[in-house]
């Protein structure tokens, strides 16, 4: 320098053919215990890496920029 992967709550992932994001574990409350744990219900937490486009509508399609990763050189 080139090529190909990833990025989505705090931590690990899901998310079909574009239609308004979700699960687990953590966290808080509570409710069981004397009192932890375990368990059981509930609540907060993200506008999807950043920018522009396309579009009635984008996490998703196009383009560019940033990070890691990994292959050739």
């Nucleotide at each position: 320098g080139g090529g190909g992967a990833u990025a989505u709550g705090g931590c690990u992932c899901a998310g079909u053919u574009g239609g308004u994001a979700g699960a687990g574990c953590g966290a808080u409350g509570c409710g069981u215990u004397c009192g932890c744990a375990a368990c059981g219900c509930a609540u907060a937490g993200g506008c999807c890496a950043c920018g522009g486009g396309u579009u009635c509508g984008a996490a998703u399609c196009c383009c560019g920029u940033u990070a890691u990763c990994u292959c050739c050189a």